Transfer RNA from a Candidatus Nealsonbacteria bacterium, 72 nucleotides, folded computationally. NCBI's taxonomy places the organism under Bacteria, Bacteria candidate phyla, Candidatus Nealsoniibacteriota.
[in-house]
């Protein structure tokens, strides 16, 4: 230099055009002499950035950035 993949909650990931979700973690409560476990609930997100397409974009298209891999 060329090619490909990935980027969504604190972590691991789902979501392939129509209200952004799960598990774990955190916090609160129930239970316990207390802790853990269990159960119930709460909070937590500019969906990497900037544009474009569309009535409507995490999702489709382009550029850029970061990470990973391959080729030279």
């Nucleotide at each position: 230099g060329c090619c490909g993949g990935c980027u969504u909650a604190g972590c691991u990931c789902a979501g392939u055009g129509g209200c952004a979700g799960a598990g774990c973690a955190a916090c609160a409560g129930u239970u316990u002499u207390g802790u853990a476990a269990a159960c119930u609930g709460u909070a937590g997100g500019u969906c990497g950035u900037c544009g474009g397409u569309u009535c409507g974009a995490a999702u489709c298209c382009g550029a850029c950035a970061g990470c990973c891999g391959g080729c030279u």

Rfam family: tRNA.